[in-house]
RNA sequence: CUCUUAUCAAGAAAGGCAGAGGGAUCAGGCCCUGUGAAGCCUUAGCAACCGUUUCGGUGAAAACCGGAAGUCAGGUGCUAAAUCCUGCCCAGUUUCGGUUUAAUUACCGGAUUCGGGAAAGAUGAGAA
Numbered sequence: 001c002u003c004u005u006a007u008c009a010a011g012a013a014a015g016g017c018a019g020a021g022g023g024a025u026c027a028g029g030c031c032c033u034g035u036g037a038a039g040c041c042u043u044a045g046c047a048a049c050c051g052u053u054u055c056g057g058u059g060a061a062a063a064c065c066g067g068a069a070g071u072c073a074g075g076u077g078c079u080a081a082a083u084c085c086u087g088c089c090c091a092g093u094u095u096c097g098g099u100u101u102a103a104u105u106a107c108c109g110g111a112u113u114c115g116g117g118a119a120a121g122a123u124g125a126g127a128a
Stems, first nucleotide, its partner, number of pairs: 002127007013043005021032003026087004044079003049075002051072001052070004056065003083120001088117003091113002094111006
């Protein structure tokens, strides 16, 4: 780097070095930032994906399964804002503008939605 799969509105920051950017990429928006960005280090914390412990099931046993729980932090991960929001497809509400009609009558476009999905991304576990 590629593939499969699960999850992504919860949660959790201080210090030191450093010195201007950062929020993945592109665009738009909105934010964070010299009251110190990125990055690195230390310490602390969050969290149950893997692991682990307890219970349960199968089994003669070894072991296996995955139903539940944890007060467990060993492996990763994470510690502004929904993955910060939107972008593509579908759907709904209200509303605005334009054209049109006898007529909110029809069409087009915009805004709006803790509606659904896709794509992309992040993280875990597994595979090649």

This is a predicted structure of a 128-nucleotide RNA (SAM riboswitch aptamer (S box leader)) from a Balneolia bacterium. Rfam family: SAM riboswitch aptamer (S box leader). Rfam describes the family as follows. The SAM riboswitch is found upstream of a number of genes which code for proteins involved in methionine or cysteine biosynthesis in Gram-positive bacteria. The coordinates come from a structure-prediction model, not an experiment, and the mean pLDDT is 80.